The prediction has a mean pLDDT of 82. A computed fold for a 477-nucleotide part of an RNA from an uncultured organism, annotated as small-subunit ribosomal RNA, 3' major domain. It matches the Rfam family "Bacterial small subunit ribosomal RNA". Gene Ontology terms of the family: structural constituent of ribosome and ribosome.
Context: one part of a larger RNA
RNA sequence: UGACGGGGGUCCGCACAAGCGGUGGAGCAUGUGGUUUAAUUCGAUGAUACGCGAGGAACCUUACCUGGGCUCGAAUGGCUUCGGACAGAUGCUGAAAGGCAUUUUUCCUUCGGGACUGAAGUCAAGGUGCUGCAUGGUUGUCGUCAGCUCGUGCCGUGAGGUGUUGGGUUAAGUCCCGCAACGAGCGCAACCCCUGAUCCUAGUUGCCAGCAAGUGAAGUUGGGGACUCUAGGAUGACUGCCGGCGUAAGCCGCGAGGAAGGUGGGGAUGACGUCAAAUCAUCAUGGCCUUUAUGCCCAGGGCUACACACGUGCCACAAUGGUCGGUACAGAGGGUAGCGAAGCGGUGACGUGGAGCCAAUCUCAGAAAACCGAUCCCAGUUCGGAUUGAAGUCUGAAACUCGACUUCAUGAAGGUGGAAUCGCUAGUAAUCGCGCAUCAGCCAUGGCGCGGUGAAUACGUUCCCGGACAUUGUACA
Numbered sequence: 001u002g003a004c005g006g007g008g009g010u011c012c013g014c015a016c017a018a019g020c021g022g023u024g025g026a027g028c029a030u031g032u033g034g035u036u037u038a039a040u041u042c043g044a045u046g047a048u049a050c051g052c053g054a055g056g057a058a059c060c061u062u063a064c065c066u067g068g069g070c071u072c073g074a075a076u077g078g079c080u081u082c083g084g085a086c087a088g089a090u091g092c093u094g095a096a097a098g099g100c101a102u103u104u105u106u107c108c109u110u111c112g113g114g115a116c117u118g119a120a121g122u123c124a125a126g127g128u129g130c131u132g133c134a135u136g137g138u139u140g141u142c143g144u145c146a147g148c149u150c151g152u153g154c155c156g157u158g159a160g161g162u163g164u165u166g167g168g169u170u171a172a173g174u175c176c177c178g179c180a181a182c183g184a185g186c187g188c189a190a191c192c193c194c195u196g197a198u199c200c201u202a203g204u205u206g207c208c209a210g211c212a213a214g215u216g217a218a219g220u221u222g223g224g225g226a227c228u229c230u231a232g233g234a235u236g237a238c239u240g241c242c243g244g245c246g247u248a249a250g251c252c253g254c255g256a257g258g259a260a261g262g263u264g265g266g267g268a269u270g271a272c273g274u275c276a277a278a279u280c281a282u283c284a285u286g287g288c289c290u291u292u293a294u295g296c297c298c299a300g301g302g303c304u305a306c307a308c309a310c311g312u313g314c315c316a317c318a319a320u321g322g323u324c325g326g327u328a329c330a331g332a333g334g335g336u337a338g339c340g341a342a343g344c345g346g347u348g349a350c351g352u353g354g355a356g357c358c359a360a361u362c363u364c365a366g367a368a369a370a371c372c373g374a375u376c377c378c379a380g381u382u383c384g385g386a387u388u389g390a391a392g393u394c395u396g397a398a399a400c401u402c403g404a405c406u407u408c409a410u411g412a413a414g415g416u417g418g419a420a421u422c423g424c425u426a427g428u429a430a431u432c433g434c435g436c437a438u439c440a441g442c443c444a445u446g447g448c449g450c451g452g453u454g455a456a457u458a459c460g461u462u463c464c465c466g467g468a469c470a471u472u473g474u475a476c477a
Base pairs, nucleotide, nucleotide: 001477002476003474004473005472007471009469010468011467012466013465015461016460019424020423021422022421023420027314028313029312030311031310032309033308034306035305042053043052064301065300066299067298068297069296070295076124077123078122079121080120081119082118083117084116088103089102090101091100092099093098106115107114108113126290127289129288130287131286135284136283137279138278139277140275142273147186148185149184150183151182152181153162154161155160166177167176168175192267193266194265195264197235198234199233200232201231202230203229207224208223211222212221213220238261241255242253243252244251245250317417321376322375323374324373325372326371333364334363335362338357339356343352344351345350383414388409389408390407391406392405393404394403430453431452432451433450434449435448436447
């Protein structure tokens, strides 16, 4: 100087407390361990692995296994020699890949050769093989915590200290005052984006108040820019004003004004560093290994196994509910190898159909919970839906291993879950549906977004966990 302490002090955080909802019990989905297997490819392993890499494993993907094949090789470039167009077509064999055979056939030329290409040889190949403890790059975490440093000066023999400590204050090393320090940098904050108010400009594909036309109904038509909205610009919030406290910074106020008040809400943004943290399988790369194989092609299988254990979720156990009927109200997105309307067929998945749309125009598209009415009457039930049987639909060469969906039948466990444990402080939790990426299809209950309905509680900081600052002890570095 640090690190550590079951040392003391100050402060903070959904850390505890106060509340609300879960997990742990059941069924299923998914990931992992283990076991099994010819293979169940590889990586990730306390917090910081386990719905993670994977934003789509039937083939492909695919790296694994079995079997069949190739060896300048699946791709590209150079050199040497020999040859010829290459390509195409046909036949045989085969699971395919591949192998074998037959056939047709060049262009330019200064005749040296060149273009294209086959074979042989060769130089570069190839490797998801090893090493993340040789590395770059990228990422997690402490932590959006308030810290980490430098120049000059001063102090100390020196390591180093001071500044950065102290008194206040703040979300903040934020600011003020003081001080052998005076300044500065990376962080904080602000500048950026979304959202909340108003104004200006613009008015189509959006809108419709007033004026007409029109309909079974409808901005449907003429028209209009008022309104909503769209999308560009501007204003607005700064403790600016008032009162109280304070030297100041600042704090307090059911203060005023205001759409918004003290960082308005959310996002992006992650200092010096820590964990020899993660990744050689995104990519790049040193070294090592391999070269008729650890490379390459193909078929089938596997990654989907199943006495079991754990994580993350979905759906339930019901009456604040289930079922049936009726009737409202979104936002954000996607669409041309696409979205696909009306109509018709089917109980339905879906089929047919093909209008319109490169989309504020057409379409996916019916929002659902909610509300109104009817029914069920506390039961393993009109709860719950696993499992299984049958018949189908769709995608795709192909749904056996191993797809989703529909209909009929079946109708398991489950009556609110031990010890323990997680999330959340407001448009949040809880609850309800909708969309997108990937994608032929889909094992999505996952991920990322969007809106609808919409709470309870916080006395407080003694305790648990993590962190910041100064201080103290130390046989530790």